[in-house]
Predicted 3D model of a 90-nucleotide RNA (SAM riboswitch aptamer (S box leader)) from Arthrobacter sp. Its Rfam family is "SAM riboswitch aptamer (S box leader)". Its family is annotated with regulation of gene expression in the Gene Ontology. Rfam's curators write: The SAM riboswitch is found upstream of a number of genes which code for proteins involved in methionine or cysteine biosynthesis in Gram-positive bacteria. The source organism's lineage runs through Bacteria, Bacillati, Actinomycetes, Micrococcales and Arthrobacter. Of the family's consensus pairs, 89% are formed in the model.

RNA sequence: CACCCAUCCCGAGCGGCCGAGAGAUCUGGCUCUAUGACGCCGCAGCAACCGCCUGUCACGUAGUGGUGCUAACGCCAGAACCGAUGGAGC
Numbered sequence: 001c002a003c004c005c006a007u008c009c010c011g012a013g014c015g016g017c018c019g020a021g022a023g024a025u026c027u028g029g030c031u032c033u034a035u036g037a038c039g040c041c042g043c044a045g046c047a048a049c050c051g052c053c054u055g056u057c058a059c060g061u062a063g064u065g066g067u068g069c070u071a072a073c074g075c076c077a078g079a080a081c082c083g084a085u086g087g088a089g090c
Stems, first nucleotide, its partner, number of pairs: 001089001004087005013043005021032003025079005044070003049066004074082001
């Protein structure tokens, strides 16, 4: 990084910094937010896509590493057919 596959109603928050918008785009709603949102950092946690290891006749389970995630179904509906994450491939 174009293409391919899978998932996107389960689960899991505190502290510090910052200071006004944020929830992907458009429209319409709804929600969060100066009792500090969003974002960044640290720690903690959740989950189980991939690897390792343990183990089984086999499926699996537990641990651990690489990622990911920790308001609301990807907030909802419509439009657009976009986005995010993981794997595979190059």